[in-house]
Context: one part of a larger RNA
RNA sequence: GGAUGAACGCUAGCGACAGGCUUAACACAUGCAAGUCGAGGGGCAGCGGGGUAGUGCUUGCACUACUGCCGGCGACCGGCGCACGGGUGAGUAACACGUAUGGAACCUGCCCGCAGCAGGGGGAUAAGCGGAAGAAAUUCCGUCUAAUACCGCGUAAGAACGUUGGGAGGCAUCUCCCGAUGUUUAAAGAUUUAUCGGCUGCGGAUGGGCAUGCGGCGCAUUAGGCAGUAGGCGGGGUAACGGCCCACCUAACCGACGAUGCGUAGGGGUUCUGAGAGGAAGGUCCCCCACACUGGUACUGAGACACGGACCAGACUCCUACGGGAGGCAGCAGUGAGGAAUAUUGGUCAAUGGUCGGGAGACUGAACCAGCCAAGCCGCGUGAGGGAGGAAGGUACAGAGUAUCGUAAACCUCUUUUGUCAGGGAACAAAGGCGGGGACGUGUCCCCGGAUGAGUGUACCUGAAGAAAAAGCAUCGGCUAACUCCGUGCCAGCAGCCGCGGUAAUACGGAGGAUGCGAGCGUUAUCC
Numbered sequence: 001g002g003a004u005g006a007a008c009g010c011u012a013g014c015g016a017c018a019g020g021c022u023u024a025a026c027a028c029a030u031g032c033a034a035g036u037c038g039a040g041g042g043g044c045a046g047c048g049g050g051g052u053a054g055u056g057c058u059u060g061c062a063c064u065a066c067u068g069c070c071g072g073c074g075a076c077c078g079g080c081g082c083a084c085g086g087g088u089g090a091g092u093a094a095c096a097c098g099u100a101u102g103g104a105a106c107c108u109g110c111c112c113g114c115a116g117c118a119g120g121g122g123g124a125u126a127a128g129c130g131g132a133a134g135a136a137a138u139u140c141c142g143u144c145u146a147a148u149a150c151c152g153c154g155u156a157a158g159a160a161c162g163u164u165g166g167g168a169g170g171c172a173u174c175u176c177c178c179g180a181u182g183u184u185u186a187a188a189g190a191u192u193u194a195u196c197g198g199c200u201g202c203g204g205a206u207g208g209g210c211a212u213g214c215g216g217c218g219c220a221u222u223a224g225g226c227a228g229u230a231g232g233c234g235g236g237g238u239a240a241c242g243g244c245c246c247a248c249c250u251a252a253c254c255g256a257c258g259a260u261g262c263g264u265a266g267g268g269g270u271u272c273u274g275a276g277a278g279g280a281a282g283g284u285c286c287c288c289c290a291c292a293c294u295g296g297u298a299c300u301g302a303g304a305c306a307c308g309g310a311c312c313a314g315a316c317u318c319c320u321a322c323g324g325g326a327g328g329c330a331g332c333a334g335u336g337a338g339g340a341a342u343a344u345u346g347g348u349c350a351a352u353g354g355u356c357g358g359g360a361g362a363c364u365g366a367a368c369c370a371g372c373c374a375a376g377c378c379g380c381g382u383g384a385g386g387g388a389g390g391a392a393g394g395u396a397c398a399g400a401g402u403a404u405c406g407u408a409a410a411c412c413u414c415u416u417u418u419g420u421c422a423g424g425g426a427a428c429a430a431a432g433g434c435g436g437g438g439a440c441g442u443g444u445c446c447c448c449g450g451a452u453g454a455g456u457g458u459a460c461c462u463g464a465a466g467a468a469a470a471a472g473c474a475u476c477g478g479c480u481a482a483c484u485c486c487g488u489g490c491c492a493g494c495a496g497c498c499g500c501g502g503u504a505a506u507a508c509g510g511a512g513g514a515u516g517c518g519a520g521c522g523u524u525a526u527c528c
Base pairs, nucleotide, nucleotide: 001528002527003526004525006524007523008522009521010520013380014379015378017376019373020372021338026336027335028334030333031332032331035080036079037078040077041076043073044072047071048070049069050067051066052065053064054063055062056061087291088290089289097215098214099213100212101211102210106208107207111204112203113202114201115200116199117198119153121151122150128143129142130141131140132139133138159184160183161182162181163180164179165178166177167176168175169174189196190195217263218262219261224254225253229251230250231249232248234246235245236244266288267287268286269285270281271280272279273278293314294313295312296311297310316327317326318325319324344370346369347368348367352366353364354363355362356361383414384413385412386411393405394404395403396402397401418469420464421463422462423461424460428455434449435448436447437446438445439444440443472517473516474515475514476513477498478497479496483512484511485510486509487508493500494499
């Protein structure tokens, strides 16, 4: 000098853009953050219509009862989603990450392409109804019922698994192709008749799992480490290879090219600095990993060993009728605590994206916006021109004058950014969908119309009045730009280093003046 997720002191006009718990992965009140589908189903608690019957009676309205008939729909069964998105960096020195490869060792819901198929049956169960236990959480018993829920049967191969014939290839275990034969395995309907779905196989795309080479840290005042340890045969398990696990056999394997141990740490793209080589860092944004009160376990599923799922154990908090139960903000806000220190218990799904749905749409603290904070970077302003009686006043001096503040002020002529007031007023919205029309490839595309904005009456534009409402901070001995007076008298104090202060201190304190930067300026901390 540069830099910072900074803090502190003094000061402070505006805007755009970006940023905001670095500490206690400490504990959390409250609200919200994952639902959706009635075009899968039985139904009807609630809402709105209709129908039937009855009552009141101002004869066309009100009330009551029944009825799922219609729009819809709480709870329930079922499907898909909840493994994404969002948070944090505790752990991890590891194939965790980066990069480059490998599969003769693998999986992949939704999506796309191709080929084929959907025949005929059955038994339950939730909700409901009836009953029981319990303070509650909740649970139990009986009975009824449906499905795209569940289960057989039939059919089935280019699927899987065997047996077997032939061929090709390789990388050791082997792989691929063409045949024969045996065994096994499937489906679901809905409907507004437009469509949306179902099952099997092959291929693609996307996403993932696994393995390997190389790379990136401190200590040798850590030198030996290791018993599923190292390898083999055979099994089990897995989507898949493998001591991943197991029985048996062998006694190996790693290590000064740093094993093992201890300490520290999420990794990368990148960021800061530097002429570079290097050095330091990993906040915001993007990719990957790990975690979700602590430890463990599996279930479901295409995918989890699952942040707002389950079970067990533990610590903590809460409820209790003392028998027993409930909970997990490292989601968004917010609270306490810790700390030098870090924001609102805001608005909207308008856009972008996600889930579900045929769609309308619903949900979405993702996201987009707004609020707070000079905490950063950039831009703008706090006026411009003229104006010497060089005014008054302050300060200084060789002191009845001169120097300086100083064209500074007053005064004159202008301007009006920003701010204030008034008027106008966007873009972000185009698609999907709706209505109409057209094209062909007949379910896709194109054209026209109208609807949809949280931010927001915001940005921006125009006008009005008016210099009006807007400057500080640090320094002035040398380094280092900027000097005099007064006070003090090794005191009070200053200080980054050298050092100032003991009676004329340009170094302390004040004043006048000056210098530097400027809505900031200094100090502290850290890195180069």